Annotation: The RNA shown here (c-di-GMP-I riboswitch aptamer) has 88 nucleotides and comes from Sporomusa malonica. The RNAcentral record of the sequence draws on ENA, Rfam and Ribocentre. The organism belongs to Sporomusa, within Bacteria.
[in-house]
RNA sequence: AAAAAAUAUUGGCAAACUUAUUGAAAAAUAAGGACGCAAAGCCAUGGAUCUAAAGGAUGUAAUAUUCUACGAUUGCCAGGUUGCUAUU
Numbered sequence: 001a002a003a004a005a006a007u008a009u010u011g012g013c014a015a016a017c018u019u020a021u022u023g024a025a026a027a028a029u030a031a032g033g034a035c036g037c038a039a040a041g042c043c044a045u046g047g048a049u050c051u052a053a054a055g056g057a058u059g060u061a062a063u064a065u066u067c068u069a070c071g072a073u074u075g076c077c078a079g080g081u082u083g084c085u086a087u088u
Base pairs, nucleotide, nucleotide: 003088012037013036017032018031019030020029021028022027035075041081042080043079045078046077047076048073049072050071055067056066057065058064
């Protein structure tokens, strides 16, 4: 330095929920809090899912319905990339 699979250590992250803020919403950020995670570190590249402000279509007296990400989710699955640790 590389590979594979079990075990172990120092540690790491933080679901739901609550509060505050931002946002049209999905959701995000911060604090609290731990469901869990060996990449539950990073990247929105491919797929998937969520939302529909703006825009289009339909329709009504008015509401409304529908299509669509330039929005969002890496704790949905892949891919890329970077790390920690004991033995062989």